[in-house]
RNA sequence: AUAGUAGUAUAUCAAUUGGUAGAUUACCGCAUUUGGGAUGCGGAGGUUGCAGGUUCAAGUCCUGUCUACUAUA
Numbered sequence: 001a002u003a004g005u006a007g008u009a010u011a012u013c014a015a016u017u018g019g020u021a022g023a024u025u026a027c028c029g030c031a032u033u034u035g036g037g038a039u040g041c042g043g044a045g046g047u048u049g050c051a052g053g054u055u056c057a058a059g060u061c062c063u064g065u066c067u068a069c070u071a072u073a
Stems, first nucleotide, its partner, number of pairs: 001072007011024003019056001027043005049065005
C1' cells in the first nucleotide's frame, strides 16, 4: 500500500433475508438474614466506533473515515 474480519449497556455477547435495541454480569433499591454472603423481585444504565446517503422505517443496505486483528506485497 491492497484485501478481509470485528466495533452494540461497566464487561461478555445477542438481535432469524430492513419493522418497538435485548440477555447475562456488574451497579442501585426492596424482601429474606442478628449482620454479611447467597437467593428472589424491581430499577437505572445505549448518539449500535464516527460522519453522511437510500427508505414511511436502518444495528442491518450504500459511501467515506477511525481503531484493533489477519493475509498479501